A computed fold for a 357-nucleotide part of an RNA from an uncultured Parcubacteria group bacterium, annotated as small-subunit ribosomal RNA, central domain.

Context: one part of a larger RNA
RNA sequence: CUGGGCGUAAAGGGUCCGCAGGUGGUCGUGUGCGUCGAUGGUUAAAUUUUAGGGCUCAACCCUGAAACCGCCGUCGAUACGACACGACUAGAGGUCGGAAGAGGCGAGCGGAAUUACCGGUGUAGUAGUAAUAUGCGUUGAUAUCGGUAAGAACGCCAAAUGCGUAGGCAGCUCGCUGGAACGCACCUGACACUCAGGGACGAAAGCGUGGGGAGCGAAGGGGAUUAGAUACCCCUGUAGUCCACGCCCUAAACGAUGGAUGCUAGAUGUCGGGAGUAUCGACCCUCCCGGUGUCGGUGAAAAAAGUUAACACGUUAAGCAUCCCGCCUGGGGAGUACGGUCGCAAGACUAAAACUC
Numbered sequence: 001c002u003g004g005g006c007g008u009a010a011a012g013g014g015u016c017c018g019c020a021g022g023u024g025g026u027c028g029u030g031u032g033c034g035u036c037g038a039u040g041g042u043u044a045a046a047u048u049u050u051a052g053g054g055c056u057c058a059a060c061c062c063u064g065a066a067a068c069c070g071c072c073g074u075c076g077a078u079a080c081g082a083c084a085c086g087a088c089u090a091g092a093g094g095u096c097g098g099a100a101g102a103g104g105c106g107a108g109c110g111g112a113a114u115u116a117c118c119g120g121u122g123u124a125g126u127a128g129u130a131a132u133a134u135g136c137g138u139u140g141a142u143a144u145c146g147g148u149a150a151g152a153a154c155g156c157c158a159a160a161u162g163c164g165u166a167g168g169c170a171g172c173u174c175g176c177u178g179g180a181a182c183g184c185a186c187c188u189g190a191c192a193c194u195c196a197g198g199g200a201c202g203a204a205a206g207c208g209u210g211g212g213g214a215g216c217g218a219a220g221g222g223g224a225u226u227a228g229a230u231a232c233c234c235c236u237g238u239a240g241u242c243c244a245c246g247c248c249c250u251a252a253a254c255g256a257u258g259g260a261u262g263c264u265a266g267a268u269g270u271c272g273g274g275a276g277u278a279u280c281g282a283c284c285c286u287c288c289c290g291g292u293g294u295c296g297g298u299g300a301a302a303a304a305a306g307u308u309a310a311c312a313c314g315u316u317a318a319g320c321a322u323c324c325c326g327c328c329u330g331g332g333g334a335g336u337a338c339g340g341u342c343g344c345a346a347g348a349c350u351a352a353a354a355c356u357c
Stems, first nucleotide, its partner, number of pairs: 003329004007311002012325001014201004021194003025088007033081002035077008048066007091191001092188004096183002103177007110154001114150008125136002162169002206247006215241002220236004258324006266295011306313002330357003339350004
């Protein structure tokens, strides 16, 4: 260097962008660098292989031939790769058109509920549990009516729904803004795919500074349970949860399934766009494109083929192929030590060995 793999056995990077690198559509012309053929030279000897021979055999030795690794020159071939030039439109991108959406950021507004406070009515309980008790209540609770205030979350709509690269996103309105899908003609003319390093984003928890604090609630306090109960249950309750700015960078960050492209029967639901039919117009119906689900079994018969250890996957592939990246190589030790980089810290990333089974 080579092999086999990565849904669940070890193994897909949390996600995206992207330089270098690797790979790359159709046609023509040229060069002949790679590539291929022929030929010449060189590749010391020993060693290796082989044919034969010599020591009684062997090791060992001798003679001949070959092989290995190439390198250089000359002549030739031009399909493929490369390079140069020219052309193309099926990949990619753009212009235009109407339409969908919890995509993002900012601001404003709304109602229900909860809690606190104020006032009215009213009297002995209330709350809680399997049952209790702690707790709250005659200084008037719970209940009920009216008012005021605050913070957080948005019922119904709601769905196998939609949007987003992932994390994720849900009251309403407005402003700014990203992306995708569809349709028709037109424009550019391979501008593409992937991506080590690098950059950006990245739930929750946590950290820093300042605010905020209704409900919930790690820690803490109390009551129960229990042999004990540093728990499960109950009464409380601080950080936190919320906002602004700055960090942290992890996850069962999951579809436990990297990205791109092409190919390989279908059936059925749903979301967005379009065309046709019909119609005064729409709905319905048929078809196309894009997304998102389900089935692909028993069986007389249709519900594939293929793959898989099985489960299952099956045009949203885990099928058939090509390109590029990441990763795995018995269990424990260990995602640890040491070193390094990053971080305010917590720690994160990178990452062994002895030993042991």

Rfam family: Bacterial small subunit ribosomal RNA. Its family is annotated with structural constituent of ribosome and ribosome in the Gene Ontology. Its mean pLDDT, the model's own confidence on a scale to 100, is 83. RNAcentral holds the full RNA, with entries from ENA and SILVA.